[in-house]
RNA sequence: AGUAGAGGUCGCGUGACCGAUGAGUAGUUCGUCUGACGUUCAUACACGAGAGAGGGCGGAUGAAAGGCGGGAACGCCGAAGUGAAAAGGUCUUGUAUGAGGAUCUUUUUGCUGGGCGCAAGUCAAAGAGGCUUGCGACUGUCAUCGGGUAAGAUGGAGGGCUACU
Numbered sequence: 001a002g003u004a005g006a007g008g009u010c011g012c013g014u015g016a017c018c019g020a021u022g023a024g025u026a027g028u029u030c031g032u033c034u035g036a037c038g039u040u041c042a043u044a045c046a047c048g049a050g051a052g053a054g055g056g057c058g059g060a061u062g063a064a065a066g067g068c069g070g071g072a073a074c075g076c077c078g079a080a081g082u083g084a085a086a087a088g089g090u091c092u093u094g095u096a097u098g099a100g101g102a103u104c105u106u107u108u109u110g111c112u113g114g115g116c117g118c119a120a121g122u123c124a125a126a127g128a129g130g131c132u133u134g135c136g137a138c139u140g141u142c143a144u145c146g147g148g149u150a151a152g153a154u155g156g157a158g159g160g161c162u163a164c165u
Base pairs, nucleotide, nucleotide: 001165002164003163004162005161008077011076012075013074014073017070018069019068027061028060029059030058031057032056033055034054037048038047040099041098042097043096044095045094080112081111082110083109084108085107086106087105088104089103090102091101092100113139114138116136117135118134119133120132121131122130123129141156142155143154144153145152
């Protein structure tokens, strides 16, 4: 340098399928009260609107997406996640432009060995779950000490460890 492996029976991730939640919510419609505007913001045009815009309350009807769980299948062991920067795409009003917001992909670079529990913050409808940080024990690996061996103690990080060429 190359090749192949290991950590775990909650190892990591993924499209479809099913289920719960979302939620009796948004929307639609009717009644009633109010009364001039209707988009995340700005501008212009178009459309609707005192034959009632928008909003409040009540009745009827009534979703979906993201996220989550399930077993199966598939891909894997920086698996993967995440911060920053750059580039590109999609969505966000009826159209256009600009701003803001959301989201996806690629590249560069930094951090994290792994899962679990607790706490705080954040995302989320959420008591679900994700992410970040801190703490705790557990676990795998290497080094040092220890020791006949083992158990054990301390410390480090995956850019590592083991095997082979």
Molecule: Lysine riboswitch aptamer
Organism: bovine gut metagenome